[in-house]
C1' cells in the first nucleotide's frame, strides 16, 4: 500500500428498511435477626462520526476514525 470483517446501555450480545430482544451488572421491593441467594418491579443504548439514497435507515451507498485478520 491492497483486500475482508468488526464498531449497538457499564460489560456481553440479538436485530439486515417500519421508532432496538435478551443475559450479566445496577437500583428498589418481597423474603431474612442480618447478608447472600431466590423472586418481583424499574432505570439505562439520538446504534463510532459525517454525508447520501428513501415517505422512513441500527440495517443500503460513500467518506472518515478505531480494532482484528490476510496478501504484498
Nucleotide at each position: 500500500g491492497g483486500c475482508u470483517c468488526c464498531u449497538u446501555g457499564g460489560c456481553c450480545a440479538a436485530g439486515u428498511g417500519g421508532u432496538a430482544a435478551g443475559g450479566c451488572g445496577c437500583u428498589a421491593g418481597u423474603c431474612u435477626c442480618g447478608u447472600a441467594a431466590a423472586c418481583u418491579a424499574g432505570a439505562g443504548a439520538u446504534c463510532g462520526c459525517g454525508a447520501g439514497u428513501u415517505c422512513g435507515a441500527u440495517c443500503c451507498u460513500c467518506g472518515c476514525a478505531g480494532g482484528a485478520g490476510c496478501c504484498u
The RNA shown here (transfer RNA) has 72 nucleotides and comes from Planoprotostelium fungivorum.
It matches the Rfam family "tRNA". It is annotated as a transfer RNA.
The coordinates come from a structure-prediction model, not an experiment, and the mean pLDDT is 84.
The sequence is in RNAcentral, with records from ENA and Rfam.